A computed fold for a 74-nucleotide RNA from an Actinomycetota bacterium, annotated as transfer RNA. The prediction has a mean pLDDT of 80.

[in-house]
RNA sequence: GGGUCAGUAGCUCAAUUGGACAGAGCAACAGACUUCUAAUCUGUAGGUUGCAGGUUCGACUCCUGCCUGGCCCG
Numbered sequence: 001g002g003g004u005c006a007g008u009a010g011c012u013c014a015a016u017u018g019g020a021c022a023g024a025g026c027a028a029c030a031g032a033c034u035u036c037u038a039a040u041c042u043g044u045a046g047g048u049u050g051c052a053g054g055u056u057c058g059a060c061u062c063c064u065g066c067c068u069g070g071c072c073c074g
Stems, first nucleotide, its partner, number of pairs: 001073007010026004019057001028044005050066005
């Protein structure tokens, strides 16, 4: 340099081949329980869906460019 896969919450991952408010587990915080802690239960908060554009009534999803990482070729 070329090809290919991936990038979504602090972490690990979903999101039905474009449709209504982007969710789950763990972690965090608060409460219940407990003499206290742990465990358990309930609840709360947390997202510029890597960045910038485009298409569309509507984009995590499709198109273009760029960035980062893995793999392959040279």
Rfam family: tRNA. Rfam's curators write: Transfer RNA (tRNA) molecules are approximately 80 nucleotides in length. Rfam links the family to the GO term triplet codon-amino acid adaptor activity. The RNAcentral record of the sequence draws on ENA.